[in-house]
RNA sequence: GGGCCCAUAGCUCAUCUGGCAGAGCACCGUGCUGAUAACGCGGGGGUGAGUGGUUCAAGUCCACUUGGGCCCA
Numbered sequence: 001g002g003g004c005c006c007a008u009a010g011c012u013c014a015u016c017u018g019g020c021a022g023a024g025c026a027c028c029g030u031g032c033u034g035a036u037a038a039c040g041c042g043g044g045g046g047u048g049a050g051u052g053g054u055u056c057a058a059g060u061c062c063a064c065u066u067g068g069g070c071c072c073a
Base pairs, nucleotide, nucleotide: 001072002071003070004069005068006067007066010025011024012023013022019056027043028042029041030040031039049065050064051063052062053061
């Protein structure tokens, strides 16, 4: 220098063919217990990396930028 992949909750990841953003773990409260753990019930938590574009509507499609990974030279 060239090519490919990835970026969504604190963490690991879903989200089908564009149509109300979710799960597990973690966290908070509560039940149970003499008290923990485990288990049950409930709850909070998201600028979907950034900018722009397409569309009635974008996490999803397109372009560029940033960051990370891999391959080639």